[in-house]
This is a predicted structure of a 74-nucleotide RNA (SAH (S-adenosyl-L-homocysteine) riboswitch aptamer) from Zetaproteobacteria bacterium CG06_land_8_20_14_3_00_59_53. It was read from a public genome assembly, where an Rfam model found it. Its Rfam family is "SAH (S-adenosyl-L-homocysteine) riboswitch aptamer". Rfam links the family to the GO terms S-adenosylhomocysteine metabolic process and regulation of gene expression. The literature on the family includes a 2008 paper in Mol Cell by Wang et al., "Riboswitches that sense S-adenosylhomocysteine and activate genes involved in coenzyme recycling". The model forms 100% of the base pairs in the Rfam consensus.
C1' cells in the first nucleotide's frame, strides 16, 4: 500500500436519487433498494520500503424537521 472483516465518528422522522447492488432487457435503457459510499482506529492475508525516534485522536457526511449533549446570551 491493496482486498476483506470489526469498531467508532450522539440519535430519530420525511424527501430526492448519483455511485453501488439486485432484477428486466440486451442497451448508452427501464424498474427496485438506496444519503457512513467518507475518515480514523483495530485484526488478518499478500506485497514493497525503511531500520533513529516519537506526537495527536480528529475532520467530515444533500435538503427539511425534531430530540439529545456542550458552550454563550437573555
Nucleotide at each position: 500500500a491493496c482486498c476483506g472483516c470489526c469498531g467508532a465518528g450522539g440519535g430519530g422522522c420525511g424527501c430526492u436519487g448519483c455511485a453501488a447492488c439486485c432484477g428486466g432487457u440486451c442497451a448508452u435503457c427501464c424498474g427496485g433498494u438506496c444519503a457512513g459510499g467518507c475518515u480514523c482506529g483495530g485484526c488478518a492475508c499478500u506485497u514493497u520500503c525503511a531500520c533513529c525516534u516519537g506526537u495527536u485522536u480528529a475532520a467530515c457526511g444533500g435538503c427539511g424537521c425534531c430530540c439529545g449533549u456542550u458552550c454563550a446570551a437573555u